[in-house]
Predicted 3D model of a 351-nucleotide part of an RNA (large-subunit ribosomal RNA, domain IV) from a Vulcanimicrobiaceae bacterium.
Taxonomically the source falls in Vulcanimicrobiaceae (Bacteria, Bacillati, Vulcanimicrobiia, Vulcanimicrobiales).
Model confidence (mean pLDDT): 87 of 100.
Rfam family: Bacterial large subunit ribosomal RNA.
The full RNA is in RNAcentral, with records from ENA.
Context: one part of a larger RNA
RNA sequence: UCCCUGUUAAGGAACUCGGCAAAUUAACCCCGUAACUUCGGGAGAAGGGGUGCCUUCUUCGGUCUAGUUUUUACAACGAAAGCUGAGGAAGGUGGCACAAAAUAGGCCCAAGCGACUGUUUAACAAAAACACAGGUCUCUGCGAACGCGAAAGCGGACGUAUAGGGGCUGACUCCUGCCCGGUGCUGGAAGGUUAAAAGGAGAGGUCAGCGCAAGCGAAGCUUCGAUCUGAAGCCCCAGUAAACGGCGGCGGUAACUAUAACCGUCCUAAGGUAGCGAAAUUCCUUGUCGGGUAAGUUCCGACCUGCACGAAUGGAGUAACGACUUGGGCACUGUCUCAAUGGGGAUCCCG
Numbered sequence: 001u002c003c004c005u006g007u008u009a010a011g012g013a014a015c016u017c018g019g020c021a022a023a024u025u026a027a028c029c030c031c032g033u034a035a036c037u038u039c040g041g042g043a044g045a046a047g048g049g050g051u052g053c054c055u056u057c058u059u060c061g062g063u064c065u066a067g068u069u070u071u072u073a074c075a076a077c078g079a080a081a082g083c084u085g086a087g088g089a090a091g092g093u094g095g096c097a098c099a100a101a102a103u104a105g106g107c108c109c110a111a112g113c114g115a116c117u118g119u120u121u122a123a124c125a126a127a128a129a130c131a132c133a134g135g136u137c138u139c140u141g142c143g144a145a146c147g148c149g150a151a152a153g154c155g156g157a158c159g160u161a162u163a164g165g166g167g168c169u170g171a172c173u174c175c176u177g178c179c180c181g182g183u184g185c186u187g188g189a190a191g192g193u194u195a196a197a198a199g200g201a202g203a204g205g206u207c208a209g210c211g212c213a214a215g216c217g218a219a220g221c222u223u224c225g226a227u228c229u230g231a232a233g234c235c236c237c238a239g240u241a242a243a244c245g246g247c248g249g250c251g252g253u254a255a256c257u258a259u260a261a262c263c264g265u266c267c268u269a270a271g272g273u274a275g276c277g278a279a280a281u282u283c284c285u286u287g288u289c290g291g292g293u294a295a296g297u298u299c300c301g302a303c304c305u306g307c308a309c310g311a312a313u314g315g316a317g318u319a320a321c322g323a324c325u326u327g328g329g330c331a332c333u334g335u336c337u338c339a340a341u342g343g344g345g346a347u348c349c350c351g
Stems, first nucleotide, its partner, number of pairs: 001346008010337002014335001019332001027051005036041001038171001052093012067077003070073001094098001106330007113322002118130002134169007146155003172317004177247003182244002184240005191235003197229001202224005209216002248266005275309001276306001287303005
């Protein structure tokens, strides 16, 4: 010097990113217990008091027998004494200390997120992530949809729409606005486009023949091949947003000023409703005001100028719950002011 482990004057978070770590609390009995609440809870809320030993009295039991009763039985009940179990009360008494050792909640206030119990990155993340009951959309009539598999077959299911598959949301309460132009899905069939196929107008090659030649050229064989006919799909017409998604700009206006209920204009499929809002979202920003502190970039309550919230990629609340996150307080402490000291071990030397 390091590691493990005790104790500490005065102060008591001044430490630190942060009370991390440590300390406090702790058992049983009694008293007492708020806001809020889904009336279950919250709650062991919080906050107090008691606890040893001895003596006496007392309550309710167990064991046991005198006895009593009758349905005479291996019956029921059961005084007193003794022994004994669980308590209660009063008085006394020792200690610094009586749950005397060990094991054994610290608590409260406010906010965020997630309803909850659960699940997870085996070995750096346990969470606000996943799941979840509940909600909703959609597919599926049974040889179901869907999945595995060239197939047979199997799962789904020895189930049958109160069932099964898929997507989103995520208890509960109050709610969930507008847009179908684009993309998707569903339905429609008049018109346009459109494959193979069918069909064979016509064209080319070849060569019997004709011609002096250039060339023309039947049949056959062969290579192409137009109009017309021809499904779904696409175009088209509708519906559909708890489908993918989207939800404006400029100018002016009121008898102080400011602001604009109001008006005009351009664009759009439609221009963000309720609620919330410097928020796990706010750049400017430590916004401004209020609270808390002597002093507060954090925190809480407001305001609204929302760079860039917003309604099942759910919106706003919410009792209970959380090894979650944030701010404050009480208690408590070597975290600190600021260090001291004790025990065990290591570091060093010799064997």